[in-house]
C1' cells in the first nucleotide's frame, strides 16, 4: 500500500429498511440471626466519525478512524 472482517449499554453479544433488546454488572425491594444464593422491579445508548440514498438507516452507499486476519 491492497483485500477481507469487525466497531451497538460498564462487559459479552443480539436486532427483515419501520419507535434498539438479552445475559452479566449497577441501583431499589422481597427473602434472613448475618452474608451469600434465589426472586421481583428498575437505571443505563450521539449504534466508531462525517456525509449520501430513502417517507423512514444500527442495517444500503462513500470517505475517514480504530482492532483483527491475509497478500505484497
Nucleotide at each position: 500500500u491492497c483485500g477481507g472482517u469487525g466497531g451497538u449499554a460498564g462487559c459479552u453479544c443480539a436486532a427483515u429498511g419501520g419507535u434498539a433488546g438479552a445475559g452479566c454488572a449497577g441501583u431499589g425491594g422481597a427473602c434472613u440471626g448475618u452474608u451469600a444464593a434465589u426472586c421481583c422491579a428498575u437505571u443505563g445508548g450521539u449504534u466508531g466519525u462525517a456525509g449520501g440514498u430513502u417517507c423512514g438507516a444500527g442495517c444500503c452507499c462513500u470517505a475517514c478512524c480504530c482492532g483483527c486476519c491475509g497478500a505484497g